Predicted 3D model of a 154-nucleotide RNA (FMN riboswitch aptamer (RFN element)) from a Verrucomicrobiota bacterium.
Its mean pLDDT, the model's own confidence on a scale to 100, is 80.
RNA sequence: CUGGAUCUUCGGGACGAGGUGAUCCCGGCGAGGUUCCGGGAGACUCCUCACCGGCGGUGGAAGCCCGCGAACCCCGAUCUGAUCGGGGCCGAUGCGGUAGCCCCUGGCGGGGUACCCGCAGCCGACCGUAUAGUCGGGAUGGGAGAGGAUCCGG
Numbered sequence: 001c002u003g004g005a006u007c008u009u010c011g012g013g014a015c016g017a018g019g020u021g022a023u024c025c026c027g028g029c030g031a032g033g034u035u036c037c038g039g040g041a042g043a044c045u046c047c048u049c050a051c052c053g054g055c056g057g058u059g060g061a062a063g064c065c066c067g068c069g070a071a072c073c074c075c076g077a078u079c080u081g082a083u084c085g086g087g088g089c090c091g092a093u094g095c096g097g098u099a100g101c102c103c104c105u106g107g108c109g110g111g112g113u114a115c116c117c118g119c120a121g122c123c124g125a126c127c128g129u130a131u132a133g134u135c136g137g138g139a140u141g142g143g144a145g146a147g148g149a150u151c152c153g154g
Stems, first nucleotide, its partner, number of pairs: 001154010016049004023041006050134002052124002054068004063122002072088006093120005100113005126137003
């Protein structure tokens, strides 16, 4: 340095502000009403702005380039539970600038290339609730993976 075994640690973020008002409550008029008048509560979900971005890879440092992971659905294994395996499902980017690097040239220089810079966009499971990327919940869960220790080999 490397293969295996065992154990262990870590492993998801989002300040909020304003507006509207479904609906509810109180009072009044009225024979009564889902009508009318006044007052109050009222969407962290709607509107405007704001805020957030797991893991591995990739011609540099990626939410939207290539893959992975949770949840959900189906099938199988398993006596049940639980667990394991397989499959399905699985979102989103353009323009311009720059060029470490690569290629061509004797050279000047030229060509290609970004995850960087600028601008403008877009995306974000399920359940609950006035419609949720941001609230509550499954979840002190799971997990892509990232480290460490010990032992046995090469």